RNA sequence: GCGGGGAAGUGAAACGGUAACAUGUCAGGCUCAUAACCUGAAGAAGCGGGUUCAAUUCCCGCCCCCGCA
Numbered sequence: 001g002c003g004g005g006g007a008a009g010u011g012a013a014a015c016g017g018u019a020a021c022a023u024g025u026c027a028g029g030c031u032c033a034u035a036a037c038c039u040g041a042a043g044a045a046g047c048g049g050g051u052u053c054a055a056u057u058c059c060c061g062c063c064c065c066c067g068c069a
Base pairs, nucleotide, nucleotide: 001068002067003066004065005064006063009023010022011021017053025041026040027039028038029037046062047061048060049059050058
């Protein structure tokens, strides 16, 4: 210098209009009890700016990570 990426504790989709899913956590149910199973709840977009009625998504800058040179 070039390319890709940054999202609940972890992993990981979608995509201009409410952030899905898995696992974990908490509560309840079931059980003699634990696990499993069932139900419910909490929990998230790297930072700043721009465009837009509306930005996780598009654009710009910065930071961090991976790869190439």
The RNA shown here (transfer RNA) has 69 nucleotides and comes from a Minisyncoccota bacterium.
The organism belongs to Minisyncoccota, within Bacteria.
It matches the Rfam family "tRNA".
The prediction has a mean pLDDT of 83.
The sequence is in RNAcentral, with records from ENA.